Transfer RNA from a Patescibacteria group bacterium, 76 nucleotides, folded computationally. Its Rfam family is "tRNA". Rfam links the family to the GO term triplet codon-amino acid adaptor activity. Rfam's curators write: Transfer RNA (tRNA) molecules are approximately 80 nucleotides in length. Rfam classes the family as a transfer RNA.

[in-house]
RNA sequence: GGGGCUAUGGCGUAGUUGGUAGCGCGCCUCCAUGGCAUGGAGGAGGUCGCCGGUUCGAAUCCGGCUAGCUCCACCA
Numbered sequence: 001g002g003g004g005c006u007a008u009g010g011c012g013u014a015g016u017u018g019g020u021a022g023c024g025c026g027c028c029u030c031c032a033u034g035g036c037a038u039g040g041a042g043g044a045g046g047u048c049g050c051c052g053g054u055u056c057g058a059a060u061c062c063g064g065c066u067a068g069c070u071c072c073a074c075c076a
Base pairs, nucleotide, nucleotide: 001072002071003070004069005068006067007066010025011024012023013022019056027043028042029041030040031039032038049065050064051063052062053061
C1' cells in the first nucleotide's frame, strides 16, 4: 500500500426483500415468603462506530473516514 470481516442499551446478541429496534443476563419498583433464594407483574435504559448521499422513509443501499481482527504485497 491492497483485499476481507466486525462495530446495535452496562454485558452478550438477533434484526430475511428498506417501513421509524427486539431477546437473554444485569438494574429499578411492586406482589407472593417471617427473611434470603426463587417465582410472578411492571418499568428505565440504544439518534444502530463517525460524516455525507440516495429515498416519502436507512441498523439495512451507496461513498468517505475511524477503531479492532485477519490475509496478501512492499521496505529493512